[in-house]
Context: one part of a larger RNA
Molecule: large-subunit ribosomal RNA, domain IV
Organism: bacterium
RNA sequence: CCCUUUGUUAAGGAACUCGGCAAAAAAGUGGCCGUAACUUCGGGAUAAGGCCUGGUUGUCCCCGGGAGGGGACGACCCGCAGCGAAAGACAUCAACCGACUGUUUACCAAAAACACAGGUCCCUGCUAAAGCGCAAGCUGAAAUAUAGGGGCUGAUGCCUGGCCAGUGUCAGAACGUUAAGGGAGGGGGUCAUCCCCGCACCUUUUUCAUCAGUCCGUUGUUUAACGACGGAUUGCUGGUGGUAAAGGUGCGGGGGGCAGCCUCCGACUGAAGCGCUGAUGAACGCCGGCGAUAACUAUAAUCGUCCUAAGGUAGCGAAAUUCCUUGUCGGGUAAGUUCCGACCUGCACGAAUGGCAUAACGAGUUGAUGACUGUCUCAACAAGGGACUCG
Numbered sequence: 001c002c003c004u005u006u007g008u009u010a011a012g013g014a015a016c017u018c019g020g021c022a023a024a025a026a027a028g029u030g031g032c033c034g035u036a037a038c039u040u041c042g043g044g045a046u047a048a049g050g051c052c053u054g055g056u057u058g059u060c061c062c063c064g065g066g067a068g069g070g071g072a073c074g075a076c077c078c079g080c081a082g083c084g085a086a087a088g089a090c091a092u093c094a095a096c097c098g099a100c101u102g103u104u105u106a107c108c109a110a111a112a113a114c115a116c117a118g119g120u121c122c123c124u125g126c127u128a129a130a131g132c133g134c135a136a137g138c139u140g141a142a143a144u145a146u147a148g149g150g151g152c153u154g155a156u157g158c159c160u161g162g163c164c165a166g167u168g169u170c171a172g173a174a175c176g177u178u179a180a181g182g183g184a185g186g187g188g189g190u191c192a193u194c195c196c197c198g199c200a201c202c203u204u205u206u207u208c209a210u211c212a213g214u215c216c217g218u219u220g221u222u223u224a225a226c227g228a229c230g231g232a233u234u235g236c237u238g239g240u241g242g243u244a245a246a247g248g249u250g251c252g253g254g255g256g257g258c259a260g261c262c263u264c265c266g267a268c269u270g271a272a273g274c275g276c277u278g279a280u281g282a283a284c285g286c287c288g289g290c291g292a293u294a295a296c297u298a299u300a301a302u303c304g305u306c307c308u309a310a311g312g313u314a315g316c317g318a319a320a321u322u323c324c325u326u327g328u329c330g331g332g333u334a335a336g337u338u339c340c341g342a343c344c345u346g347c348a349c350g351a352a353u354g355g356c357a358u359a360a361c362g363a364g365u366u367g368a369u370g371a372c373u374g375u376c377u378c379a380a381c382a383a384g385g386g387a388c389u390c391g
Stems, first nucleotide, its partner, number of pairs: 002386008011377002015375001020372001030052004038043001040155001054077010078082001083088001090370007097362002102114002118153007130139003156357004161287003166284002168280005175275003181269002185265006194255012207242008215231006288306005315349001316346001327343005
């Protein structure tokens, strides 16, 4: 030098800055005087603004029974200073928002946000509505429509316009549509009995072959009996095998298929809802366009036309809303993108998603003024603590 906490400052006095942020100054919940607009008559208001203040002592007045209290006029005294210390509002004007006191983002937002009294709509007749719980049960409420719950708005004053086409809510019940369920009837699958075919077996019959017996002839043995040979295109009996027919049994295949069961379709029946009819806005919401027109011009009370459920009423308006825009005019300033008052061309205000106004109130937002200042022109100095050096 610098940082920090303080203090002082010539001249100027907000020129600083987003903004008087911070700082400074003034007055001081003592007394007396005085006090505006506006106002819901309560306020505003300690509005604003101005003056006074110690001690000793004299005289007088008033109140009081007294103690004492209050006041007027003098004289004198002290200090830098008499509300002698401490503590103890800067003030005013204008606009916006919110009526107000209150509440809020514990730890970046205190507000114009929330709440509020007041207003209005909807639900609720009590085992209330609403809410919690699976339930039992509980709150509501040991209440009862001047009560309870919910939505919106937000003191007060003046008011709160048009539209029910859309969405929602409420009411209605004729018709249309419509679920599960029921279900006349029908389709498919399976399927007893039945029918057909094939195979196997059995029985009966037929026929053929073969064998045996039986019969006949010859022959041998004494005869019988028996043996051998031949014959039977015939007959009879029996065995074996085959053929054919009928019947039966069993197996296999096929056909048709009752009832039942399974499955599919299904006339008809079948609520609320929706369609339908109406009401409802302090329910959700919505509240036009084009063209022409008046004895200068301009403008359009007026007319025409299209569309719509209806086309924004009162009030307000470049607004916490206005893009263009620092709109235009006026005020304030030497100079004003802010501010105030108007205008209306409202990009894109508007009526309890409340409109407009409003006394009082506000650590709210905005503009202006006085006072005051180191905020600044523009910085300087001083003190304490750091930094720095040494320890």